[in-house]
RNA sequence: GGAGUUGGCCAGACAGUCGCCCCUUUCCGAAGGGGAGGAAAGUCCGGGCUCCAUAGGGCAGGGUGCCAGGUAACGCCUGGGGGACGUGAGUCCACGGAAAGUGCCACAGAAAACAGACCGCCAGCCUGGGGAUACCCAGGCCGGUAAGGGUGAAAAGGUGCGGUAAGAGCGCACCGCGUUGGUGGUAACACCAACGGCAGGGCAAACCCCACCCGGAGCAAGACCAAAUAGGGGAACGGGCAGCAUGGCUGCAGCGCGUGGCCCGCGCGUGUUCCCGGGUAGGUCGCAUGAGGCGUGCGGUGACGUACGCCCGAGAUGAAUGACUGUCCUCGACAGAACCCGGCUUAUCGGCCAACUCCAUCA
RNA sequence: UCCCUGGUAGCUCAAUGGUAGAGCAACCGGCUGUUAACCGGUAGGUUGCAGGUUCGAGACCUGCCCAGGGAGCCA
Numbered sequence: 001g002g003a004g005u006u007g008g009c010c011a012g013a014c015a016g017u018c019g020c021c022c023c024u025u026u027c028c029g030a031a032g033g034g035g036a037g038g039a040a041a042g043u044c045c046g047g048g049c050u051c052c053a054u055a056g057g058g059c060a061g062g063g064u065g066c067c068a069g070g071u072a073a074c075g076c077c078u079g080g081g082g083g084a085c086g087u088g089a090g091u092c093c094a095c096g097g098a099a100a101g102u103g104c105c106a107c108a109g110a111a112a113a114c115a116g117a118c119c120g121c122c123a124g125c126c127u128g129g130g131g132a133u134a135c136c137c138a139g140g141c142c143g144g145u146a147a148g149g150g151u152g153a154a155a156a157g158g159u160g161c162g163g164u165a166a167g168a169g170c171g172c173a174c175c176g177c178g179u180u181g182g183u184g185g186u187a188a189c190a191c192c193a194a195c196g197g198c199a200g201g202g203c204a205a206a207c208c209c210c211a212c213c214c215g216g217a218g219c220a221a222g223a224c225c226a227a228a229u230a231g232g233g234g235a236a237c238g239g240g241c242a243g244c245a246u247g248g249c250u251g252c253a254g255c256g257c258g259u260g261g262c263c264c265g266c267g268c269g270u271g272u273u274c275c276c277g278g279g280u281a282g283g284u285c286g287c288a289u290g291a292g293g294c295g296u297g298c299g300g301u302g303a304c305g306u307a308c309g310c311c312c313g314a315g316a317u318g319a320a321u322g323a324c325u326g327u328c329c330u331c332g333a334c335a336g337a338a339c340c341c342g343g344c345u346u347a348u349c350g351g352c353c354a355a356c357u358c359c360a361u362c363a
Numbered sequence: 364u365c366c367c368u369g370g371u372a373g374c375u376c377a378a379u380g381g382u383a384g385a386g387c388a389a390c391c392g393g394c395u396g397u398u399a400a401c402c403g404g405u406a407g408g409u410u411g412c413a414g415g416u417u418c419g420a421g422a423c424c425u426g427c428c429c430a431g432g433g434a435g436c437c438a
Stems, first nucleotide, its partner, number of pairs: 001359010012328007020035006037334001041345002044343005049218004056264004061214005066080005081095001082093004096209002101207002103203003118149002120145003124141007157175006176198001177196008222285004232276006240252005254270005278437002292311008364434007373387004381418001389405005411427005
């Protein structure tokens, strides 16, 4: 100097004029203070809060999935382990179980699991040819074989040596796999040793098994005020059991409702069935003091925790920050809160800072 | 704000993880004096986009884009 990786910050600026919303004060003239984001987005997760509501148990269903921590909690974050990618700094991972069971692996191929033999290799026999017996070539029968070739994403663990008629974990060495033990580590796991020829592979973003977690609805939740009206009208039946005071009433059963489905339990209401139909669209609260922000110290590898100090940074509701002028400049992208937080994901112009990696050159 | 459905040839729709079909329309030929009907044939596909699982995805999973539908007061 160039090329990269990771983390953090900013989000056009300044001045003036008019306009808009909120809060405080007010002598009602006005004065002072404040006014969109890093994603406000997607609505993918977790909660706070409100209500059902007095709200239990089970089944089904759903979610997560290495280990240890952080957190209010999470499917998030941090660190570690394993795997993949990268020269590297680093990045990514739906990362429990295939010996609990069931299922799938098309086409091709002999054969895709209770596994076969297409081409091959070898032993024996027969026929023909060559040939000095041996032996060689071609064809056939029968037996052995799965090392070589072919097919395929994947074919009876891999490589090498020996052995064999030819071969094969058939034997041996190393690697892989399984079991057991030891060492280190909280653990995931890593290393070492011994034994075993070894349960052929893949798929669980296949059904499933295992571990842990899960009431529901959502600020248009919910609370209050005001106004208006119709908790209204009609028809049929009054059916089961028991009791009574036999017009009828009461209880049980039955039925209905209760913020996901089913069952049990619990609570509330109701005699059953059918038909017709009304009012309102207003206002106030909820509404921003929070698992809040910033700074410093301490603890921790880190996420983070803790102590002290300081600060209060938008609350609209047909929806507030707009228009004009001038200057500067890095020439401005993606883009506007609607109950509030912690995350994830997606979109994105430009500038600044720090650390680290690689390449080239010079000293 | 919450919930649900869908996106495949020009159009309307199919397709159980094994390599995407049918009808109509379009073009060509046959038949006919000509047209229509009818018969035969041809072409037309990034399955909304990107990534992942898998040997293999329209379908399974994740994220994004687009088009629709429903709910929400008193009683």

This is a predicted complex of two RNAs, RNase P RNA and transfer RNA, with 438 nucleotides together. The coordinates come from a structure-prediction model, not an experiment, and the mean pLDDT is 78. Rfam match: Bacterial RNase P class A. Gene Ontology terms of the family: tRNA processing, dimeric ribonuclease P complex and ribonuclease P activity. The family's RNA type in Rfam is ribozyme. Rfam describes the family as follows. Ribonuclease P (RNase P) is a ubiquitous endoribonuclease, found in archaea, bacteria and eukarya as well as chloroplasts and mitochondria.